[in-house]
Source information
This is a predicted structure of a 72-nucleotide RNA (transfer RNA) from a Methanobacteriota archaeon. Rfam family: tRNA. The family's RNA type in Rfam is transfer RNA. The sequence is in RNAcentral, with records from ENA. The source organism's lineage runs through Archaea, Methanobacteriati and Methanobacteriota.
RNA sequence: GCCUCCGUAGCUUAGCGGUAAAGCGACUGAUUCGUAAUCAGUAGAGCGAGGGUUCAAUCCCCUCCGGAGGCU
Numbered sequence: 001g002c003c004u005c006c007g008u009a010g011c012u013u014a015g016c017g018g019u020a021a022a023g024c025g026a027c028u029g030a031u032u033c034g035u036a037a038u039c040a041g042u043a044g045a046g047c048g049a050g051g052g053u054u055c056a057a058u059c060c061c062c063u064c065c066g067g068a069g070g071c072u
Base pairs, nucleotide, nucleotide: 001071002070003069004068005067006066007065010024011023012022013021018055026042027041028040029039030038048064049063050062051061052060
């Protein structure tokens, strides 16, 4: 220098055009003599940044940033 893949709640991931889901974690309540476990519930991300296409973009296109791998 070139090619491929990845970037989504605190963490790990899902979602691949129609207003983002789950597990763990946090918090509240129930239960318990108390803690853990269990059960019920609550909050938390607008999707790496910018631009474009579209009625509508996490999803498609372009540039850039960061990370991983490969080639020379």